[in-house]
Molecule: Bacterial RNase P class A
Organism: Planctomycetaceae bacterium
RNA sequence: GAAGCCGGCUGAACGAUCGCGGGGAAUUCGGCGUUGCCGUUUUCUCCGAGGAAAGUCCGGGCUCCACAGGACACGGCGGUGGGUAACCCCCACCAUCCGCGAGGAUCGGGACAGUGCCACAGAAAAUAAACCGCCGUUCGGCUUCGGCCGGGCGGUAAGGGUGAAACGGUGCGGUAAGAGCGCACCAGCGAGCCGGGUGACCGGUUCGGCUAGGUAAACCCCGCCGGGAGCAAGACCAAGCAGGGAGCAAGGCGUUCGCGCCGCGGGCCGGUCCGGUCCGUCAUCGACUCCCGGGUAGGUUGCUGGAGACGCCGGGCAACCGGCGUCCUAGAGAAAUGAUCGUUCCCGACAAAACCCGGCUUACAGGCCGACUUCGAUU
Numbered sequence: 001g002a003a004g005c006c007g008g009c010u011g012a013a014c015g016a017u018c019g020c021g022g023g024g025a026a027u028u029c030g031g032c033g034u035u036g037c038c039g040u041u042u043u044c045u046c047c048g049a050g051g052a053a054a055g056u057c058c059g060g061g062c063u064c065c066a067c068a069g070g071a072c073a074c075g076g077c078g079g080u081g082g083g084u085a086a087c088c089c090c091c092a093c094c095a096u097c098c099g100c101g102a103g104g105a106u107c108g109g110g111a112c113a114g115u116g117c118c119a120c121a122g123a124a125a126a127u128a129a130a131c132c133g134c135c136g137u138u139c140g141g142c143u144u145c146g147g148c149c150g151g152g153c154g155g156u157a158a159g160g161g162u163g164a165a166a167c168g169g170u171g172c173g174g175u176a177a178g179a180g181c182g183c184a185c186c187a188g189c190g191a192g193c194c195g196g197g198u199g200a201c202c203g204g205u206u207c208g209g210c211u212a213g214g215u216a217a218a219c220c221c222c223g224c225c226g227g228g229a230g231c232a233a234g235a236c237c238a239a240g241c242a243g244g245g246a247g248c249a250a251g252g253c254g255u256u257c258g259c260g261c262c263g264c265g266g267g268c269c270g271g272u273c274c275g276g277u278c279c280g281u282c283a284u285c286g287a288c289u290c291c292c293g294g295g296u297a298g299g300u301u302g303c304u305g306g307a308g309a310c311g312c313c314g315g316g317c318a319a320c321c322g323g324c325g326u327c328c329u330a331g332a333g334a335a336a337u338g339a340u341c342g343u344u345c346c347c348g349a350c351a352a353a354a355c356c357c358g359g360c361u362u363a364c365a366g367g368c369c370g371a372c373u374u375c376g377a378u379u
Base pairs, nucleotide, nucleotide: 001375002374003373004372006370007369008368009367010366012344013343014342015341016340017339018338020048021047022046023045024044025043026042029039030038031037032036050350054361055360057359058358059357060356061355062230063229064228065227074226075225076224077223078222079093080092081091082090083089094108095106096105097104098103109221110220114219115218116215117214118213131160132159133156134155135154136153137152138151139150140149141148142147168186169185170184171183172182173181187211188210189208190207191206192205193204194203195202196201234301235300236299237298243292244291245290246289247288248286251262252261253260254259263281264280265279266278267277268276269275308327309326310325311324312323313322314321315320345348
């Protein structure tokens, strides 16, 4: 210098004016149950989206409901050790595969518990299998007498061919031809022993011809975990309507049954009486008064100070944990971050909270930093 690999950070900057959401302080006016509270006016001041706020895919907190215990069913997870509140997350390691390498990938328990499935091609696809070939035997035909051709029966998995996959490989022996049929070595599997490691596992060694296909994101088996619903959870206050309970008065006469007269009760006008006017007057009635619980609209709360952020020190390979110090950093409820102007640059991507937190996944213009690898050149 080129190519690559892994990790981290950032996500236009500054100033002015006006505006929006929230907190605090002061203030004007009004109300009330008056050391104050509520509403209102004005002023000042502070704070105001993200690395993913997203998808809502995992895990937890919180809330309500359910719940003796156990088992079954159903669902999820699955190498080992650790981290954590917990995890389908993270870290370290192991195994296998890929890459010259830095590194990367893995839904990574069990296929001798049982069952199922394995397209096409192929004779045969799992207690293997005889299409061609090879070998033996027998029958028939032919013969140049060496054999050749055809049929039957049997042996054979060494050779050919099919396939993603054909039941270890190479060699020697063996045989009619063959075959772990026997032997040597190699590969694998199983069992035992020795050594290392917390462990997954690794290294070594002995024995057994034991030679075994794949598939469990097929049923299944083993181990571990799991109650349901979610802030529209839930809690408090509570108009109106409906419901329940209690209270309440004096009637008489006439009538054409509409009501009228007298009396009684109540409201309003009025300082009071008189008076005027309106309503009721035997009704379990009321459009009256009081009380009650549930609860709609509406309001309040849950609501943001937390497994919190930053810095330093300590422990650990790391994830992470501990100690000390400093800081407070949105909290709406149809939902606030905007607009205008000026200056600068490489002219700005993906995208905006809605109970909170830890992860994962996905989207993303551009910029910055660090570790490492391979190749080339130079010293």